A computed fold for a 1437-nucleotide RNA from an uncultured bacterium, annotated as small-subunit ribosomal RNA. The sequence is in RNAcentral, with records from ENA and SILVA.
[in-house]
RNA sequence: AGAGUUUGAUCCUGGCUCAGGACGAACGCUGGCGGUGCGCCUAAUGCAUGCAAGUCGAACGAGCGAAGGGCUUCGGCCCCAAGCUAGUGGCAGACGGCUGAGUAACACGUAAGUGAUCUGCCCCGGAGAGGGGGAUAAGCCGGAGAAAUCCGGUCUAAUACCCCGUACGCUCCCUUUACUGCGGCAUAGGGAGGAAAGGUUCCGGCGCUCUGGGAGGAGCUUGCGGCCUAUCAGGUAGUUGGUGGGGUAACUGCCUACCAAGCCUAAGACGGGUAACCGGUGUGAGAGCACGAUCGGUCAGAGGGGGACUGAGACACGGCCCCCACUCCUACGGGAGGCAGCAGCAGGGAAUCUUGGGCAAUGGGCGAAAGCCUGACCCAGCGACGUCGCGUGGAGGACGAAGGCCUUCGGGUUGUAAACUCCUUUUCCGGGGGAAGAUACAAGACGGUACCUCGGGAAUAAGCCCCGGCUAACUACGUGCCAGCAGCCGCGGUAAUACGUAGGGGGCAAGCGUUACCCGGAAUCACUGGGCGUAAAGUGCGCGUAGGCGGUUGGAUAAGUCUCUUGUGAAAGCUCCCGGCUCAACUGGGAGAGGUCAAGGGAUACUAUUCGACUAGAGGACAGCAGAGGUAAGCAGAAUUCCCGGUGUAGCGGUGGAAUGCGUAGAUAUCGGGAGGAAUACCAGUGGCGAAAGCGGCUUACUGGGCUGUAGCUGACGCUGAGGCGCGAGAGCGUGGGGAGCAAACUGGAUUAGAUACCCAGGUAGUCCACGCCCUAAACGAUGGAUACUAGGUAUGGGGGGUAUUGACCCCCUCCGUGCCGUAGCUAACGCGUUAAGUAUCCCGCCUGGGGACUACGGCCGCAAGGCUAAAACUCAAAGGAAUUGACGGGGGCCCGCACAAGCGGUGGAGCGUGUGGUUUAAUUCGAUGCUAAGCGAAGAACCUUACCUGGGCUUGACAUGUUGGUAGUAGAAUCCCGAAAGGGUGACGACUCCGGGGUAACUCGGGGAGCCAUCACAGGUGCUGCAUGGCUGUCGUCAGCUCGUGCCGUGAGGUGUUGGGUUAAGUCCCGCAACGAGCGCAACCCUCGUCGCUAGUUACACUCUCUAGCGAGACAGCCUCCCGCAAGGAGGAGGAAGGUGGGGACGACGUCAAGUCAUCAUGGCCCUUAUGUCCAGGGCUACACACACGCUACAAUGGUCGGUACAAUGGGUAGCGAAAGCGCGAGCUGGAGCCAAUCUCACCAAAGCCGACCCCAGUUGGAAUUGCAGGCUGAAACCCGCCUGCAUGAACGCGGAAUCGCUAGUAACCGCAGGUCAGCAUACUGCGGUGAAUACGUUCCCGGGCCUUGUACACACCGCCCGUCACGUCAUGGAAGCCGAGAACAAUUGAAGUCGCUGAGCUAACCCUUUGGGAGGCAGGCGCCGAGGUCGGGUU
Repeated sequence: AGAGUUUGAUCCUGGCUCAGGACGAACGCUGGCGGUGCGCCUAAUGCAUGCAAGUCGAACGAGCGAAGGGCUUCGGCCCCAAGCUAGUGGCAGACGGCUGAGUAACACGUAAGUGAUCUGCCCCGGAGAGGGGGAUAAGCCGGAGAAAUCCGGUCUAAUACCCCGUACGCUCCCUUUACUGCGGCAUAGGGAGGAAAGGUUCCGGCGCUCUGGGAGGAGCUUGCGGCCUAUCAGGUAGUUGGUGGGGUAACUGCCUACCAAGCCUAAGACGGGUAACCGGUGUGAGAGCACGAUCGGUCAGAGGGGGACUGAGACACGGCCCCCACUCCUACGGGAGGCAGCAGCAGGGAAUCUUGGGCAAUGGGCGAAAGCCUGACCCAGCGACGUCGCGUGGAGGACGAAGGCCUUCGGGUUGUAAACUCCUUUUCCGGGGGAAGAUACAAGACGGUACCUCGGGAAUAAGCCCCGGCUAACUACGUGCCAGCAGCCGCGGUAAUACGUAGGGGGCAAGCGUUACCCGGAAUCACUGGGCGUAAAGUGCGCGUAGGCGGUUGGAUAAGUCUCUUGUGAAAGCUCCCGGCUCAACUGGGAGAGGUCAAGGGAUACUAUUCGACUAGAGGACAGCAGAGGUAAGCAGAAUUCCCGGUGUAGCGGUGGAAUGCGUAGAUAUCGGGAGGAAUACCAGUGGCGAAAGCGGCUUACUGGGCUGUAGCUGACGCUGAGGCGCGAGAGCGUGGGGAGCAAACUGGAUUAGAUACCCAGGUAGUCCACGCCCUAAACGAUGGAUACUAGGUAUGGGGGGUAUUGACCCCCUCCGUGCCGUAGCUAACGCGUUAAGUAUCCCGCCUGGGGACUACGGCCGCAAGGCUAAAACUCAAAGGAAUUGACGGGGGCCCGCACAAGCGGUGGAGCGUGUGGUUUAAUUCGAUGCUAAGCGAAGAACCUUACCUGGGCUUGACAUGUUGGUAGUAGAAUCCCGAAAGGGUGACGACUCCGGGGUAACUCGGGGAGCCAUCACAGGUGCUGCAUGGCUGUCGUCAGCUCGUGCCGUGAGGUGUUGGGUUAAGUCCCGCAACGAGCGCAACCCUCGUCGCUAGUUACACUCUCUAGCGAGACAGCCUCCCGCAAGGAGGAGGAAGGUGGGGACGACGUCAAGUCAUCAUGGCCCUUAUGUCCAGGGCUACACACACGCUACAAUGGUCGGUACAAUGGGUAGCGAAAGCGCGAGCUGGAGCCAAUCUCACCAAAGCCGACCCCAGUUGGAAUUGCAGGCUGAAACCCGCCUGCAUGAACGCGGAAUCGCUAGUAACCGCAGGUCAGCAUACUGCGGUGAAUACGUUCCCGGGCCUUGUACACACCGCCCGUCACGUCAUGGAAGCCGAGAACAAUUGAAGUCGCUGAGCUAACCCUUUGGGAGGCAGGCGCCGAGGUCGGGUU
C1' cells in the first nucleotide's frame, strides 16, 4: 500500500465482498507448565441456607458469676475482684460493598461564582461547666394472643430528659462611624434571647458547653461542551415578571394570595425515540468514527410507587409508615419478607466461577485500651476467557531402510525425517533445606508456597485451519448438478488442484478455526478530502425576508486573530527515561503530552465595530433607438362550413385497394347573395421581444423592460437568497356564454388470426370568450444566479464613432444581443471552449448502488382529478455512463452468384427399385439427421461378410511375446465312435534340430532347442465416451477475404494500414492518403482438351496423313480506332486454331458449426475376463396399416412394333476374356483357336439416327406391374432371399395440388457403351462417346455472399433480448369490519401514609399560680390543602 466482482473487450461511475487490528465473548476440534489480569453483556426476574455493622461495663441500673471469703439444718445460701449478658444511653449505621432500571437533565465534563450557605468526628485558639427537678426501660406482679407482639400495675439509674442562674457581637432589633468587591466586615452605645455531664487505672489525660479559625466534606448558581428525529412547528397558567406572606442551612414561583401579560422557539422550543456521564478504551497517518467491561471520579437506584421521622449528614440497600404486585407462616382472628452485598439456587440465555481460608497485611466502625466487628480487603479454588514467558529435546546420522503416496515404471516424495550413536534435564517424578512480605515482646491465611539443592530418566507433553482466484500451499482416488462447498466471484451434469478421503504442502501454534459486534480499508457523507450537460444529482421562472458574503481611502476600539505570563486540566492510563521480579507481561519512580478552558499584560496586518472621505460597483438625469413584451377596445381581407337562389346531371367522396357515407327529394362542380365562428398566407429569417411559461393581420389608448450616447447628480445604496409571496404550456374542474373548422370518448366501414389500433366516413366533450380553480411537463441548453480574468475567425440583429467621399452600399473601430467553427485548458469519453462544461470568488438548491418507490402511512393544499413532502420490510451483485469490435435490422449506399427474371427439362400424382423414419420382431447389428443424413458408410447381406438373435461348444484362449516346471513312443496323425457342425473321445503309425561322449558304421548315452502339456504374466473386445483426442472429411466457399512488423493516433478496448476516387472474376491493378512494408489467400507456376512444328513408334507391305507419347511454338490488351485523369483499365476491330483468366481439372486463407467419424486406423480414460472374448449351425439385417428422400419405366403418333441399313469413344481380360463351327424360339449349351493383348477377345461392339412397312388416338399393337407354368446360369446350397429366358397374365397410369429441383454451350435434353465391386446379382456409382437446343430485358423482389455507413437495451450475438396478464405455491408489506395491547398526559370522581395549617370539650410527670384545682406546653381525636394509587371517559399510539 491494495485486491476481487457489471463487459466479447475498454475507460469511467457505483455498490457489494476480502486481506488488518480489536473483544468482558460464545461455539467446534484439541489441550503440557508458570506469571499476570479478567469472568451474568440476557430477567433492575424470583430467591432456600449461611455470612456481609457493629461496638462501648472507663455513661447507667440490673442479672449471671468461676476462684476466694463467710454461713449452713450439707439440700444450699450470702458477699464478690475478673468476666459475660438483655435493656437504658452514646457513637457508628448517610462510609464501605452492589447495580445501571430511570434520567437528554446544571445529571455529567470543564471553567468560574457563593458579598446567598451548612459541616459530627479531627487540628489550632479563647471562655466556661453553679444550682435543682420529675420520669422511664430493664426487673417484679397480672393480663391478651397460635404467633409476631402488646396492655395494665409497681420499683429504679444515668454522659437519657427538664427547669433556674451566669455568659463573649454567639443570634436578633434600634442608633452611630470607617473601609469595601456594597445582603460584606469592623467600631461605639442601648435593648432582647440562648450553655453544660460526667466517668476513670485519679490530679494526668479522656469527655461536656459557648465561641473564632483551619482542613476535609456537602448544598446552591452560572458560561461553554457532548445522541437521533421536522412524517414532532408551535409550546407554556405557577406559565414569565412584580408585591406581601410562608418555607429552607441557603438564593429562587420553592410554596401561597394579589397584580401585570408575559416567557420559550427555525442557532429547532414542544413532542417522540434512544441513552447513566466522564477519565478513558478500540481503531485510524491524521482528522475522525465507534464504544463507556475490569480500575478511578460523579450521578442515580435498592421488589413497583408515595411519604416523612431521626440525625452534622438520609427522605436512608441489610431503618420506619402507607398503597400495589408477589412469596411464606397461621389456630383464619392476624402476621412475616425484600441478595442490583459475598457465596449459592431456580429461571432466562450462545454464555459468565467456590454455599472456600484469613483478618497476617492495607483500610474502616466502636473503644482510654486490651480488643471486638469487617464476604471491604488479602489469599486460595474453578474457567486456555485474554495476555506474557517456557517446554514437548540437542548434535551426529544413507546417493537415502521399511511402510505410505504418486509414477512416463526409469523413478520421485515423505526424508536427516526415523532407526542408531553421543549429549543435556527446562518441565516431570522422588528426597532434603526453606523465606521476604512484620518498623518494637508476641502474632503469617497464602504455605512446607516461591526459591535453593540432591537423585532419576528423552523421559510426562501437538494440535488446528487451509491449499480455484483474491491468498502462501497439488496430486491420486471416490462421487457424477447427486452428496455437498461457498466471504465475493463461483465450484459439482464421468478425467473436479473448488465436494469427500488419502499422501504431500502452506500457515499459526497450546492453541487453531467459525460466528457476533466495532474501527480500518471506504476519498462510499469528502473539515482535512467528493460531486450535479449525458453515470444519482440545478428548484419551471421571478420578487424578496432572515441569514451568508461584499469596492477605494484615513482615524479610533481591540471582539475575532497573534504573542507572553499565571491558574487549572485528580490518580490511573498514553509517550520518553531510569529501576524491581532470571526475561516479558506485570509493576515502582521521574519527566512530558493532553483544552473551542479561565484570568492578566502586549501587538493591530487582515476580518469586525464605529466616525469620516471617495467614485471605477449600483442607481438616477438628459438625448436618441429597435422590438410578435403586456392589457383593453375597434376594424380588415382570404379560406372552411352552413343557409337562400340560379346553371347543370349522375355521380361525388375516399383509399394501397375498397367500403361505410353523401346524391335523382338533384349532390359534387359552378355563379350570385347571406350567416357565423376561429385563425391571421406572403413578409418570415439557427430574425426580434420577454424572468420563465410564452408572444405573429391592422389601428388606437394605457403600460413594463432593454440598448446606445453624454458624464452635470446620489455616494456602496451591492450580490445571493432558507422560509414566504407572485407568475406558470397543455390537459382537467366550476358557473355562464359561444361553437365555423378540428376532434379524445363513441358509431359505422375496412385491414387482420384477432384489431377495443394504425387507414376511411361520421361525431360529443373540448378547443374560443368572461370570471374562478388546478400547478404539472423531455417546464431541456437535460447546464442555478452574480462578478472578474483567459487566442482568434466568421455570420447575423440593434446602436454609436472614424476615414475617404457629393453621398458609407463597400473600409476600419467600438458597445449590447443571437449562432457556427476553433486555441489553450477541462472532460470517463462524447464533447465544452469570452453565451465555458476553462481559471477563480460569493450565495442558494440538490446527490450518495439497483428494484420496492415520482409508492405506503402521516401532514399540508385542492370542488374533484390529484399535487407537495416522503419511508420501511423484502430482494438483487449488480443497476448505469461514454466509447470499441462484431453480429443483427421488414436501415441506407455500392457489387456479385442459375439468386431471381428469361428459357429447356424434371420432381411432387401412378407402378416398381433403393435408402430413411416409424412400427413390428428372439433379432430386424451399428453409424449418418435442415441446407452439410436419407442409390449415405454399402466399389454390390443366400452361407461367408456379420458386428444382431436362438441354440450348441472352448477357456492362456482364433492371434502375439515372455517366465517357470515337465515331456521320446514326444510333436504330428490314419482309423473308428458321439454330434447339425464346432467340438469331444480313440489312438495304429510316428518324426526334426544343436552340442558333447562311445562306436568303423548302424546305432546308443547325456544335455539343449523347436513342438506339446501345465503354470504365471497376459491375449482378446465392431463394449462406452467423436463433449478427453490424433488423423481424415463435410459446410460457409474458389467467397475475397484474414493478419503481422515498425511507425502514428487514442488513458484504454482499439484504430490507421485494409477507408476514399476509379477498375477488376479477385484486398486485381492505378491514383490519393500517417503510413511504410510484409505474410496466408487471389492470380500464375502443375495436369488435360483445342492449333502448329520437331523427334520417335508398331501390332499390316508401305506411307503424306491419322493415331500413340515426348519435346517445343503459340495469346501478351501485343496491333488499330475510341472512352478515361491519357493511370489502372474498358468498348469495338484486324489477324489468328484460340481474345481479353480460351474450356475443364487438381489446388480450399484466418476461421465457424463442442459439424461427422472411438465401426477404416491410431489413441487417453472407463468397463468385461469359463465372457461384453472365441468357434459352430440355423435365423435376422430382405419384416410392413404407414410417412419421407433419391431414382427407373411410363402415360404415347417428334410414338410403338417389324424388317433393312450407317457411324463411336473410354475401358476390361490367365482361377480370365473366350473366336470360328454346331445345338436351342431364347436365356444358354457344346466347343476350344487365339490372347498376359494398338496383334486375340468382350465386341462383325453401339443406340438414338436413316430407309421401308403396319398401327390410327383407344387404357390401345401405349404401359409394363402382378401372377401362373416351363426353362437357363452361378454357387456345397437360390424356401426364407439371386439374376436371366420363353409362353401365358396384362394392374395403376391419359402429363400430375400446394410446393419444389437442375442447367448459360458442345451445356441442358435425348441415346446407348464400358468399368469397378463381383462365384452370381446394377434402375446405383464412376467414366465414355453419339445427336444436340432455347434463353438472359434486367437487378425491383426471394435466397446466399462481399465492402462502406447508420441504429442497437443483442455478444450463446434476432433461432438474440425482453414486456404484461393469467394459473399454482412461498415470503414481505399497505388497507380492512372486528379483536388484543402499550405508555404518559388531560377531564371527572374516589383518596392511603404523611408533612403543614386549623381545631382539640378527651388525655396529660417536670415549669407557673395555687394546692378539691387551674394555666402554659404537649398528645390522642376531628377537619382542611396537597397527595401515591384505584375507577370511568374522550383522545394518542